[in-house]
RNA sequence: GGGUCGUUAGCUCAGCGGUAGAGCACUACCUUGACACGGUAGGGGUCAGUGGUUCGAUCCCACUACGACCCAUCA
Repeated sequence: GGGUCGUUAGCUCAGCGGUAGAGCACUACCUUGACACGGUAGGGGUCAGUGGUUCGAUCCCACUACGACCCAUCA
């Protein structure tokens, strides 16, 4: 330098056009002498950024940033 894939909650990941979810974690309560386990409820997101397409974009297109991998070149 070329190519492919990824970026969504604190973490790991779903969701691929129609008001954004799960597990774990966190908070409160129940339970216990206390802790753990378990149960119930709750909080938490500018969906990496900027433009575009669309009635409508996490989802499609372009560019940018970051990360992973492959190829090429140099040493």
Molecule: transfer RNA
Organism: Myxococcus xanthus DK 1622